[in-house]
Context: one part of a larger RNA
RNA sequence: UGACGGGGGCCCGCACAAGCGGCGGAGCAUGCGGAUUAAUUCGAUGCAACGCGAAGAACCUUACCAAGGCUUGACAUGCACCGGACGGCUCCAGAGAUGGGGUUUUCUUCGGACUGGUGCACAGGUGGUGCAUGGUUGUCGUCAGCUCGUGUCGUGAGAUGUUGGGUUAAGUCCCGCAACGAGCGCAACCCUCGUUCCAUGUUGCCAGCGCGUAAUGGCGGGGACUCAUGGGAGACUGCCGGGGUCAACUCGGAGGAAGGUGGGGACGACGUCAAAUCAUCAUGCCCCUUAUGUCUUGGGCUUCACGCAUGCUACAAUGGCCGGUACAAAGGGUUGCGAAACUGUGAGGUGGAGCGAAUCCCAAAAAGCCGGUCUCAGUUCGGAUUGGGGUCUGCAACUCGACCCCAUGAAGUCGGAGUCGCUAGUAAUCGCAGAUCAGCAACGCUGCGGUGAAUACGUUCCCGGGCCUUGUACA
Numbered sequence: 001u002g003a004c005g006g007g008g009g010c011c012c013g014c015a016c017a018a019g020c021g022g023c024g025g026a027g028c029a030u031g032c033g034g035a036u037u038a039a040u041u042c043g044a045u046g047c048a049a050c051g052c053g054a055a056g057a058a059c060c061u062u063a064c065c066a067a068g069g070c071u072u073g074a075c076a077u078g079c080a081c082c083g084g085a086c087g088g089c090u091c092c093a094g095a096g097a098u099g100g101g102g103u104u105u106u107c108u109u110c111g112g113a114c115u116g117g118u119g120c121a122c123a124g125g126u127g128g129u130g131c132a133u134g135g136u137u138g139u140c141g142u143c144a145g146c147u148c149g150u151g152u153c154g155u156g157a158g159a160u161g162u163u164g165g166g167u168u169a170a171g172u173c174c175c176g177c178a179a180c181g182a183g184c185g186c187a188a189c190c191c192u193c194g195u196u197c198c199a200u201g202u203u204g205c206c207a208g209c210g211c212g213u214a215a216u217g218g219c220g221g222g223g224a225c226u227c228a229u230g231g232g233a234g235a236c237u238g239c240c241g242g243g244g245u246c247a248a249c250u251c252g253g254a255g256g257a258a259g260g261u262g263g264g265g266a267c268g269a270c271g272u273c274a275a276a277u278c279a280u281c282a283u284g285c286c287c288c289u290u291a292u293g294u295c296u297u298g299g300g301c302u303u304c305a306c307g308c309a310u311g312c313u314a315c316a317a318u319g320g321c322c323g324g325u326a327c328a329a330a331g332g333g334u335u336g337c338g339a340a341a342c343u344g345u346g347a348g349g350u351g352g353a354g355c356g357a358a359u360c361c362c363a364a365a366a367a368g369c370c371g372g373u374c375u376c377a378g379u380u381c382g383g384a385u386u387g388g389g390g391u392c393u394g395c396a397a398c399u400c401g402a403c404c405c406c407a408u409g410a411a412g413u414c415g416g417a418g419u420c421g422c423u424a425g426u427a428a429u430c431g432c433a434g435a436u437c438a439g440c441a442a443c444g445c446u447g448c449g450g451u452g453a454a455u456a457c458g459u460u461c462c463c464g465g466g467c468c469u470u471g472u473a474c475a
Stems, first nucleotide, its partner, number of pairs: 001475002003472003007469007015459002019422005026313008034304002042053002064299007073122001077121008087104007106113002124288002127286003133282002135277003138273001140271001145184006151160003164175003190265004195233007205222002209220003236259001239253005302441001315415001319374007331362003336355002341350003381412001386407007428451007
């Protein structure tokens, strides 16, 4: 100087408390451990691994296993020599890779282009080392800290500044002070939501004026309004009052769409954990080179006594079922989205209008509201499991897809010790869309809107953190 303390003081955070809803019990989904296996590829392991890499494992992917093949190679560049087009169509053998046969077929500036063989340099490796590395990322933590120049003090390590009194979300600002300044952080500048003005109105809108319809901005027209796109204004403790060192600031009020950082996002200082990643990529060294490379078929990554994690669905009446009826936002669409109509109980099929989309389509929003029914029961709750029959995608759904219909109807009556999230348009609850994608194991993830709470006395205690101070046999 740090680090640590079941030392002290001050302060903060959904840290506790006050509340609301969960998890832990059940069934299923997904991930992990373990066991099993020819293989169940690899990585991630307290917080900060475990719906994580994976925004899509039937083949492919695929890295694993078995079997069958190849060896200048599936891929790149160069050289030497020899040959021929390569390719397309087709037949045979084969699980296919591949091998064999038939047929068709080049350009040329004569150097060659393209391609096959032989040989040489070399290719190739998701092989090892993240404790050799770059890059990227997590975490403490959006915590308020981390430092430097000059000066001063100290023999020195170092100190001072950065401590103190106030204040703040903040090393934020004010005052004081052997310090005076500065840098990286904080804040602001950026995006978005909330108000208003101006400009512009098509594919958007329809107040007023007409036309028309069973009905609809459907048509003429209009720019008022909504909305869209761009540009401005607006919030600054600016104004008033109380407190305060009459400083920073804080409390209350006015006006205002918004008030004291307006809400949300992006943004992550010096560093810590030899944290993670050699399997995104790059890369040193080591290793393999008729194999640890590469091609193919099939299998595996989907196993299952068990343990854990994260979710979904429930256990019902604030509910289930049936009928009617209303209101979004944000997205996606040409190898695509696919309307009306017809058809099927349904998944779907036929169909093909329109749309490269403010125009058309996906598209039905759901909870809600209005009626009806069920009456507390393992039930008209719950839907696992299983049998049968189908639909769709795709060479192909046996291992191992999703969905539909009929039948079947399991556990489960609110969950021990313990434990998690959340302070407002939040929690809770309800649907919608997208990426990946032929299809889909999505109940995941990322967004979008609808309905919409309760509680916070307070900081004694638990956890984490910041500043000052104190002790130390630790560095």
Molecule: small-subunit ribosomal RNA, 3' major domain
Organism: Brachybacterium rhamnosum